A computed fold for a 140-nucleotide RNA from Actinoallomurus spadix, annotated as c-di-AMP riboswitch aptamer (ydaO/yuaA leader). The coordinates come from a structure-prediction model, not an experiment, and the mean pLDDT is 81. Rfam family: c-di-AMP riboswitch aptamer (ydaO/yuaA leader). Rfam links the family to the GO terms regulation of gene expression and cyclic-di-AMP binding. The sequence was found by an Rfam model in a public genome assembly.

């Protein structure tokens, strides 16, 4: 000097997943804020026939296809796309680039939905962070 790793602090990112108070030192309780679900009138839906299938619903950006593989179908897996989503002062728009495009839950049941009722506040990453325009904010 360079590369890699560990710990701490700080600053950030995805996300609703943050802050405060009282206790406690093992646990916990409460509040604010944000988020989700259930839940009226009205509205929507509720008609007939045939065939096939066998539930339906929720959180979330995470949906829908094509090809291949597995004897075949399905499932799974892999690749290629895609609805949609994310990326450093904040919001919006434009351009470019890089990513994600999962996972889980309810349990035969739920449209919307005022009052009302019930819950969540986890987890995972990064360290100069692309440029332009408008507004705001902050600083000088």
């Nucleotide at each position: 000097u360079u590369c890699g790793g560990g710990c701490g602090a700080c600053c950030g990112c995805u996300u609703a997943a943050u802050c405060c108070g009282c206790a406690g030192u093992a646990u916990g309780c409460g509040g604010a804020a944000c988020c989700g679900g259930g839940g009226a009138c009205c509205c929507a839906a509720c008609g007939c026939a045939u065939u096939c299938c066998c539930g339906g619903g929720g959180u979330g950006a995470a949906u829908c296809g094509g090809c291949a593989u597995c004897c075949c179908c399905u499932c799974g897996u892999g690749c290629c796309g895609u609805a949609g989503g994310g990326c450093a002062g904040c919001u919006u728009c434009c351009a470019c680039g890089c990513c994600c495009g999962a996972a889980c839950c309810c349990g035969u049941c739920a449209g919307c939905u005022a009052a009302c009722c019930c819950g969540g506040u986890a987890a995972g990453c990064g360290g100069c962070a692309u440029g332009g325009a408008a507004g705001c904010a902050a600083g000088g």